[in-house]
């Protein structure tokens, strides 16, 4: 420097749920808590999915409902990038 085993060490992260809080919502943040994860570190770049405030349009006394991300999701997939460890 490159590869990438789980057989190895020190460890790391933290689902659901609960409490508080932000948000129109999806969801986020903090604390508790562990379902799991060899990148479950980071990036919304491509795709997917979720939400619909605002906008559009139907209807109408109103309302429900329809379409649409500029919103969200990296623990949906891919891509980029960084890191730990055995062995070669």
């Nucleotide at each position: 420097a490159a590869u990438g085993u789980u057989u190895u060490u020190c460890g790391g992260c933290a689902a659901a749920c609960c409490u508080a809080u932000c948000g129109a919502a999806a969801g986020g943040u903090a604390g508790g808590g562990a379902c799991g994860c060899a990148a479950a570190g980071c990036c919304a770049u491509g795709g997917g999915u979720c939400u619909a405030a605002g906008g559009g349009g139907c209807a109408u006394a109103g309302g429900a409902g329809c379409c649409u991300a500029u919103g969200a999701u990296u623990g949906c997939c891919a891509g980029g990038u960084u890191g730990c460890c055995a062995a070669u």

Background
Predicted 3D model of an 88-nucleotide RNA (c-di-GMP-I riboswitch aptamer) from Sporomusaceae bacterium UBA7701.